The RNA shown here (transfer RNA) has 73 nucleotides and comes from Sedimentibacter hydroxybenzoicus DSM 7310. It matches the Rfam family "tRNA". About the family: Transfer RNA (tRNA) molecules are approximately 80 nucleotides in length. Rfam links the family to the GO term triplet codon-amino acid adaptor activity. The sequence was found in a public genome assembly. The coordinates come from a structure-prediction model, not an experiment, and the mean pLDDT is 81. The source organism's lineage runs through Bacteria, Bacillati, Bacillota, Sedimentibacter and Sedimentibacter hydroxybenzoicus.
[in-house]
RNA sequence: GCUACUGUGGCGCAGCUGGUAGCGCAACUGAUUCGUAAUCAGUAGGUCAGCGGUUCAAAUCCGCUCAGUAGCU
Repeated sequence: GCUACUGUGGCGCAGCUGGUAGCGCAACUGAUUCGUAAUCAGUAGGUCAGCGGUUCAAAUCCGCUCAGUAGCU
């Protein structure tokens, strides 16, 4: 330098046949307990890496950029 893949709450991931953004763990609050842990119930937390385009509507499609991983040279 070229090619492919990945980028989504604090962490690990799903959602990519376009139509309200979800799960597990973690965090917080409450119940239970003499107390802690465990268990149960609930709450909060995301401009979906960035910019632009297409569309009535984009995490999803297209282009460019950035970061990471792998391969080739």